Notes:
Predicted 3D model of a 66-nucleotide RNA (transfer RNA) from a marine eukaryotic metagenome. It matches the Rfam family "tRNA". Its mean pLDDT, the model's own confidence on a scale to 100, is 81.
RNA sequence: GUCGAUAGCUCAAUGGUAGAGCAGCAUCCUUUUAAGUUGUUGGUUCCGGGUUCGAAUCCCGGUCGA
Numbered sequence: 001g002u003c004g005a006u007a008g009c010u011c012a013a014u015g016g017u018a019g020a021g022c023a024g025c026a027u028c029c030u031u032u033u034a035a036g037u038u039g040u041u042g043g044u045u046c047c048g049g050g051u052u053c054g055a056a057u058c059c060c061g062g063u064c065g066a
Stems, first nucleotide, its partner, number of pairs: 002066004008022004016053001024040003028036001046062005
C1' cells in the first nucleotide's frame, strides 16, 4: 500500500423492511437410526465517530486477519 470482518459455519445484499445455503429446533414418515417432507428459531452488520430524512453500504480513525 491492497483486500477482508454480516446468523453457529460458508456467503449475499444499487443509501430505503438485513437474506440464502448448511447447521439447530419442531412436525410428518420409518420397527429404530440415517435419508426424506413441512414449518420455524437465530443479527448491537468488528469497534468509535461523521455525512444523510434514512448507513451493512459513503467519509475519518482504531482493532484483527490475509